[in-house]
Large-subunit ribosomal RNA, domain II from a Candidatus Dojkabacteria bacterium, 689 nucleotides, folded computationally. Lineage of the source: Bacteria > Bacteria candidate phyla > Candidatus Dojkabacteria.

Context: one part of a larger RNA
């Protein structure tokens, strides 16, 4: 890891509820007692239980009571019981297996900690403490020097003890090793037997270290099947309906509990709904600026205030300054409102509408929701963010086509079959099922195949304005002059530093001057005018499609690919085909309502007609198998029983029948009953391999 076998809603008392049943002149018995065909059966037994009347705390009163001065108000005004089944609930281990733990009794120091007995062990080097003997100095007190001497929690360094640092090793040589490297090695050393101390205890040079591979309180039995709002796991089948991830409360937030949603079973018949009409409430969207606030500029011989003049004072005046008022004026609000809708509530009527509604009463699940579009708060008008909506969708719990793949997007909701058609969304060159389909444009960017503010003679369309054969746009030749160097300014200022002005003439024109340029001059140019040549020229707006702006990290890689340019791109219209489990066609099958015929009635049976038939949690129905009892086939069976194994065949499934081998003694139908009744999961549990 696979096989086989075991492996999880049961029992008991009581309560509530359906179902069939017995009485209902109320129903029932419990223990006990007798019989008997004696571990059950039928008699008997009337305690007790429920029900026969409530109401109040209670005296009490009674179809009424009770609170109150009274009355509103509350509560009642009636009800069966008993027995078996099933379902739920309450106690009880209570579907199953799981803790870390708590507390009691004993077991434990052969490991380890300290202690007490009593042995034992330390190779060799090395330094040379005191203290002793002689020598020299020295008055002494001492110093010094040779020699002996052997001290030392002394040095180096095996054994023996420890375990620093690195490697190997980590299903290992080992559940702490092995190598090298390293510390102590006469000591606060190390060891051998022996022995003493323990579980809120012991022992500890105190690390919460160590008491047997267990230590912030050992192990072992017991209380015990501790407690798990927590994880996992719960075994056969078909058939109808089918949620919830929401409120409110909750030491409550991954848990309850009531209510919403769901199933069943009884009641109720024009009830929900939906469509028109018709009357209503209201302050959202919008709009607005009266009101509350924000705000934007102006006026005023209003008015206050500051400055400033003038006045002795009283006062007058001037004011690019302030602030209130009135006037007119351009704007803002979720907590503004003189206005103000579509929905969408609500009641009436009319009409469809046949249970989809509502009330009783058993049973649940469900309170982690996702995305998506709509209408909002948080957030940066950020998030595959958050948080609301009695706003819809899907997904949960929906498969099927389509989005290249893709829970939540687009289409459509799978009862089963068919090698049968016709469509949805999307699509027709090839991968790829159907068009290299028609018309008429439009793109040049591979735009299509990501992206903004801004930017630009890119190119379609349309509208507009000026200017043109009396010659326009651009090009070329040629003029572009006189007072005048205008005045002021300034060292200069002569068109061209800068200020005021900006006017005359003479012309076809020609600024007191676009720019360049000089120190100012001067030069070169431009406005504007002649020629020259010749037809359209210039510029504003709306709009279609495209260009730039355009930068990522293994590799084209931002159409799925391929590869597309009068497309296979885009817009507009047309028309055909292709495309799903949709829809039709045909045949089955079942559910549910109605009708008919059958049947004594009911259960049922059958045939016709509508209507369905996708599902997690979950509710309800009907079924199949496995033990085993009981009755029955006066069943099978050594002429072969279970069980193995298995061609064949039968049923909508659980599953049934069966040749034939094998096996060598028990087994089956049918009816009804009882459960140790169904196995793929539980890091399940035993064996095998």
């Nucleotide at each position: 890891g696979c096989c086989u076998g075991c492996g999880a809603g049961u029992u008991a008392c009581c309560c509530u509820g359906a179902a069939a049943g017995g009485c209902u002149u109320g129903g029932u018995u419990a223990a006990g007692u007798c019989a008997c065909u004696c571990u059950g059966u039928g008699a008997u037994g009337u305690a007790g239980c429920c029900a026969u009347a409530g109401c109040g705390a209670a005296a009490g009163c009674g179809a009424g009571u009770u609170u109150u001065a009274a009355a509103a108000g509350g509560c009642g005004a009636u009800u069966g019981u008993c027995u078996u089944u099933c379902a739920g609930g309450u106690u009880a281990g209570a579907c199953c297996c799981g803790a870390a733990g708590c507390c009691a009794g004993g077991u434990g120091a052969u490991c380890u900690a300290u202690c007490c007995a009593u042995g034992a062990g330390c190779a060799g080097g090395u330094u040379g403490a005191a203290c002793c003997a002689c020598c020299u100095c020295g008055a002494a007190a001492g110093a010094g020097g040779u020699g002996g001497g052997g001290a030392g929690g002394a040095c180096c360094g095996a054994a023996c003890c420890c375990g620093u640092g690195a490697a190997u090793g980590c299903u290992g040589c080992a559940a702490a090793a092995u190598u090298c490297u390293g510390g102590g090695a006469u000591g606060a050393c190390u060891u051998g037997u022996g022995g003493a101390u323990u579980g809120g205890a012991g022992u500890g040079a105190c690390a919460c270290g160590c008491u047997a591979a267990u230590c912030g309180u050992a192990c072992u039995u017991g209380g015990u099947g501790a407690u798990a709002g927590c994880u996992g796991g719960u075994u056969c089948u078909c058939c109808u309906c089918g949620a919830a991830a929401c409120a409110g409360c909750u030491u409550u937030a991954g848990g309850g509990u009531u209510g919403g949603c769901c199933u069943c079973g009884g009641u109720c018949g024009g009830u929900a709904g939906c469509a028109u009409a018709u009357g209503g409430a209201g302050g959202u969207a919008g709009a607005g600026c009266u009101c509350u606030g924000a705000a934007u500029g102006a006026a005023u011989c209003g008015c206050g205030g500051g400055u400033c003049c003038c006045g002795u004072u009283a006062g007058g005046g001037a004011u690019a300054c302030c602030g209130c008022a009135u006037u007119c004026u351009c704007u803002c609000a979720a907590a503004c409102u003189g206005c103000g809708a579509a929905u969408g509530c609500c009641a009436u009527a009319u009409g469809u509408g046949g249970a989809a509604c509502a009330c009783c009463g058993g049973g649940a699940g469900u309170u982690a929701g996702a995305c998506u579009a709509c209408g909002g708060g948080a957030g940066a008008u950020a998030a595959g963010u958050u948080c609301c909506g009695u706003u819809g969708g899907u997904c949960g719990a929906a498969a099927g086509g389509g989005a290249a793949a893709c829970a939540g997007c687009c289409c459509a909701g799978a009862c089963c079959a068919u090698c049968a058609g016709u469509u949805a969304a999307g699509g027709u060159c090839c991968c790829u099922a159907a068009a290299u389909a028609u018309a008429u444009g439009c793109u040049a960017a591979g735009u299509g195949g990501c992206a903004a503010a801004g930017g630009a003679u890119g190119u379609g369309a349309a509208a507009u304005u000026u200017c043109a054969u009396a010659a326009a746009c651009a090009g070329c030749c040629a003029g572009g002059a006189g007072g005048u160097u205008u005045g002021c300014u300034u060292a200069g200022a002569g068109g061209c530093a800068g200020c005021c002005a900006u006017c005359c003439u003479u012309u076809a024109a020609a600024g007191a001057g676009u720019g360049c340029g000089u120190a100012a001059c001067a030069g070169c140019u431009c406005a504007c005018u002649g020629g020259u040549c010749u037809a359209g020229a210039a510029g504003u707006u709306u709009u279609g499609c495209g260009c730039c702006u355009a930068u990522a990290a293994u590799g084209u890689a931002a159409c799925g690919g391929g590869g597309c340019u009068c497309a296979a791109g885009c817009a507009u219209a047309u028309u055909a085909c292709c495309g799903a489990a949709a829809c039709u066609a045909u045949g089955g099958a079942u559910u549910u309502a109605u009708u008919a015929u059958c049947g004594u009635g009911a259960a049922g049976a059958u045939a016709a007609u509508a209507a369905g038939u996708g599902g997690u949690a979950g509710a309800g129905g009907a079924g199949c198998g496995u033990u085993g009892u009981a009755u029955u086939c006066a069943g099978c069976a050594g002429u072969g029983a279970a069980g193995g194994u298995g061609a064949g065949c039968c049923g909508u499934a659980a599953g049934g029948c069966c040749a034939g081998c094998u096996g060598g003694a028990g087994c089956g139908g049918a009816u009804a009953c009882a459960a140790g009744u169904g196995a793929g999961a539980a890091u399940g549990c035993a064996g095998g391999c």
Its Rfam family is "Bacterial large subunit ribosomal RNA". The prediction has a mean pLDDT of 84.